This is a predicted structure of a 355-nucleotide part of an RNA (small-subunit ribosomal RNA, central domain) from a Microcaldota archaeon. The organism belongs to Microcaldota, within Archaea.

[in-house]
Context: one part of a larger RNA
RNA sequence: UUGGGUCUAAAGAGUCCGUAGCGGGCUAGUUAAGUCCACUGUGAAAUCUGGCGGCUCAACCGUCAGGCGUGCAGCGGAUACUGGCUGGCUUGGGAGUGGGGGAGGUCGGGAGUACUUGCGGGGUAGAGGUAAAAUUCUGUAAUCCUGCAAGGACUACCAGUGGCGAAGGCGCCCGACCAAAACACGUCCGACCGUGAGGGACGAAGGCUAGGAGAACGAAUCGGAUUAGAUACCCGAGUAGCCCUAGCAGUAAAUUAUGCAGACUGUGGUGUUGCAUGAACUUCGGGUUCAUGCAGUGCUGUAGCGUAAGUGUUAAGUCUGCCACCUGGGGAGUACGGCCGCAAGGUUGAAACUU
Numbered sequence: 001u002u003g004g005g006u007c008u009a010a011a012g013a014g015u016c017c018g019u020a021g022c023g024g025g026c027u028a029g030u031u032a033a034g035u036c037c038a039c040u041g042u043g044a045a046a047u048c049u050g051g052c053g054g055c056u057c058a059a060c061c062g063u064c065a066g067g068c069g070u071g072c073a074g075c076g077g078a079u080a081c082u083g084g085c086u087g088g089c090u091u092g093g094g095a096g097u098g099g100g101g102g103a104g105g106u107c108g109g110g111a112g113u114a115c116u117u118g119c120g121g122g123g124u125a126g127a128g129g130u131a132a133a134a135u136u137c138u139g140u141a142a143u144c145c146u147g148c149a150a151g152g153a154c155u156a157c158c159a160g161u162g163g164c165g166a167a168g169g170c171g172c173c174c175g176a177c178c179a180a181a182a183c184a185c186g187u188c189c190g191a192c193c194g195u196g197a198g199g200g201a202c203g204a205a206g207g208c209u210a211g212g213a214g215a216a217c218g219a220a221u222c223g224g225a226u227u228a229g230a231u232a233c234c235c236g237a238g239u240a241g242c243c244c245u246a247g248c249a250g251u252a253a254a255u256u257a258u259g260c261a262g263a264c265u266g267u268g269g270u271g272u273u274g275c276a277u278g279a280a281c282u283u284c285g286g287g288u289u290c291a292u293g294c295a296g297u298g299c300u301g302u303a304g305c306g307u308a309a310g311u312g313u314u315a316a317g318u319c320u321g322c323c324a325c326c327u328g329g330g331g332a333g334u335a336c337g338g339c340c341g342c343a344a345g346g347u348u349g350a351a352a353c354u355u
Stems, first nucleotide, its partner, number of pairs: 003327004008308001012323001014202004021195003025089007033082002035078003039074004048066007092192001093189003096185003104178007111155002115151008126137002163170002207248006217241001221237004259322006268300014304311002328355003337348004
């Protein structure tokens, strides 16, 4: 390389959008590019195969025929499939309508307990903290009780292998705006689709730049302990940070360690969420229960698959399309170079050598 693979052995990009490309529903006609058939031309010689001949034979050589040259071009036909073109269709896809569901997003307003600080009142000798202590706070009156005010952050209970979102993620209440999905209807468009190299956008925490804010917590740092030591674990403080605004950065065990989309599976069972339909009960309520369908989310499990653990209609089963990635361990996600970044660094990504 051909291949074989990618949950856990190496390997699914953090996620989505989308360009080129690749792949693409049912049906009629047309075309004849791909495809198939016939013919013609061409496809050097040598080499190869067979016959005959020449060196006394052979190797070797000559000659004739075949073959090879898997191709290209021309011309004539075939039309199932693929492609092109012109129509039609509705199941894929999209639009629409309807009533519901949701911590989906952005912005604004409001509320709540707790905490800290300040002030006032009460009150007096301790309070904190720990395994035990000490550092620490406290007679300038602490801790504690109580009233008021200010501040910043957060949103207990409800809360649920519950919900929403592409992922990251999202949880007090109200409002405005934006967006998505499911269900039902089957009105409209009529293949408009799938994937997606490059590219673009989003992207936790931590970090960076500028400006604010700063209650609690708290890297670094300081102190007290512990200890042989203690640059720790424990305790007391505490700066960056955490919060807000505008930017940068672009990484995570960014995990379901499982790419996206579609179809099928002739076992299923059982929870739960949303919508719809039907039935029973009813205190007639926006009620309760049951059944069915669709969509989601769990548990269990048949066949199958898998080295096994396991997975199992939410597949890791059986197939199809497209993309990404892997090819022994270390060296190394390093060096060099490129690109990006203010930097930190990110991305792309070797080799020698070693085993």
Source information:
The RNAcentral record of the full RNA draws on ENA and SILVA. Rfam family: Archaeal small subunit ribosomal RNA. The family is grouped with related families in Rfam's "SSU clan". The family has 86 seed sequences and 709 matches in Rfam 15.1. On this family, see Cannone et al., BMC Bioinformatics 2002: "The comparative RNA web (CRW) site: an online database of comparative sequence and structure information for ribosomal, intron, and other RNAs".